[in-house]
RNA sequence: UGAUAGAGGCGCGGCAGCCAAGAGUAGCGUCCCCCCAACACAGGCCGAUGGGGACGGGAAAGGGACUGCCGCCGAGGUUUCGCCUUCCGUGGCCUGACGGGAGACGGAGUCGGGCCGUCGGAGAACAUCCGCCGGACUGUCGCCCCCUAAUCGGGGCGGAGCGCUGUCGU
Numbered sequence: 001u002g003a004u005a006g007a008g009g010c011g012c013g014g015c016a017g018c019c020a021a022g023a024g025u026a027g028c029g030u031c032c033c034c035c036c037a038a039c040a041c042a043g044g045c046c047g048a049u050g051g052g053g054a055c056g057g058g059a060a061a062g063g064g065a066c067u068g069c070c071g072c073c074g075a076g077g078u079u080u081c082g083c084c085u086u087c088c089g090u091g092g093c094c095u096g097a098c099g100g101g102a103g104a105c106g107g108a109g110u111c112g113g114g115c116c117g118u119c120g121g122a123g124a125a126c127a128u129c130c131g132c133c134g135g136a137c138u139g140u141c142g143c144c145c146c147c148u149a150a151u152c153g154g155g156g157c158g159g160a161g162c163g164c165u166g167u168c169g170u
Stems, first nucleotide, its partner, number of pairs: 001169006009073001011072007019064001028056007039047001041096006076111007084103006112138002115135003119131004140159007
């Protein structure tokens, strides 16, 4: 230096099932009351399609917990930028603009791994996710020390996966 095989463990991702939440919410049906005019980011079109209440019946999405299976060990995550697609934002529809969400692809940055805590942000949320900081734990390598005949083992400090271990080759 190349190829290949591996290890880490509350390890990573995908799919399926199931459960909670969303929510007794939205929309729907019946009945009752109110309004009879023009409302929106801009333009155009429509015109009771509007507002409220009671009762009946009653979801889904985004976000999650758990279990199983599958693929894996830069697994993969995350931040940001570009571009594309899609959804939401008006009483309804179309076009455009703007704002917000989600996803695909590409670029750049960052992280060994999970766990716990404070603060801040996202979120309907005491779920969950993200960021800063802090903490101990854990795998690995290096340096120093202890033990030992030596290996093993133990302690301290430090590093980062562009790392570490085995095998074969140059």
Predicted 3D model of a 170-nucleotide RNA (Lysine riboswitch aptamer) from Oscillibacter ruminantium.
The RNAcentral record of the sequence draws on MGnify.
The organism belongs to Oscillibacter, within Bacteria.
Its mean pLDDT, the model's own confidence on a scale to 100, is 79.